[in-house]
c-di-GMP-I riboswitch aptamer from an Elusimicrobiota bacterium, 93 nucleotides, folded computationally.
RNA sequence: UAACCGAAAGGGCAAACCCCGCGUGAGCGGGGGACGCAAAGCCACGGGACCGUGGAAUACCCAUAAACAAGUGAGGUCAGCCGAGCUGCCGAA
Numbered sequence: 001u002a003a004c005c006g007a008a009a010g011g012g013c014a015a016a017c018c019c020c021g022c023g024u025g026a027g028c029g030g031g032g033g034a035c036g037c038a039a040a041g042c043c044a045c046g047g048g049a050c051c052g053u054g055g056a057a058u059a060c061c062c063a064u065a066a067a068c069a070a071g072u073g074a075g076g077u078c079a080g081c082c083g084a085g086c087u088g089c090c091g092a093a
Base pairs, nucleotide, nucleotide: 005091006090012037013036017032018031019030020029021028022027035080041086042085045083046082047081048078049077050076051075052064053063054062055061067072068071
């Protein structure tokens, strides 16, 4: 110095829940609040969950469309579910 790793110190983030606002909704933003977190920083690329939409034999199901005048049209949310990618503080064992 780097990788793994996670003791310490300083600091950081903030689940549930409550209030206000936004959204059909999943959920998001702000304030309060701390269950936890060494990436609980960023990113929807893969898987997954959920909402919406459509289908359906109504299932704990299927699709991401259906439809039509054929290029118009419905796609979204979650990174605190897992993985990939990008970035990053400190330095005991």
The sequence was found by an Rfam model in a public genome assembly.